Record summary: A computed fold for a 93-nucleotide RNA from Desulfuromonas sp., annotated as c-di-GMP-I-UAU riboswitch aptamer. It matches the Rfam family "c-di-GMP-I-UAU riboswitch aptamer". The family is grouped with related families in Rfam's "c-di-GMP_I riboswitch clan". The family has 6 seed sequences and 17 matches in Rfam 15.1.

RNA sequence: UCCGAUAAGAGCAAAGCCGGAGCAAUCCGGUGACGCAAAGCCACGGGUCCGCCGAAACGUGUAACGCGAAGGUGGAUAGCCGGGUUGCCGAAG
Numbered sequence: 001u002c003c004g005a006u007a008a009g010a011g012c013a014a015a016g017c018c019g020g021a022g023c024a025a026u027c028c029g030g031u032g033a034c035g036c037a038a039a040g041c042c043a044c045g046g047g048u049c050c051g052c053c054g055a056a057a058c059g060u061g062u063a064a065c066g067c068g069a070a071g072g073u074g075g076a077u078a079g080c081c082g083g084g085u086u087g088c089c090g091a092a093g
Base pairs, nucleotide, nucleotide: 003093011036012035016031017030018029019028020027021026034079040085041084042083044082045081046080047077048076049075050074051073052072053071058068059067060066
């Protein structure tokens, strides 16, 4: 220096509920604790979710208009995973 159990100090806060923002995913504040050693921070890669567009082809449906979806574009999620970055205690071994 790295790994590392237990304990202590400090910290964060899922679902639900209340108020607010947003078309939505979701976010912010309060309440509340399921959990968390990075559940601090960063949308870089993958995943998932939302909005908009969606000719031709394809699937499907209608009397007709359609719908789905490939694809495109803009978002959300760091408590989905990976990555980057900063960072607490440190027994035995």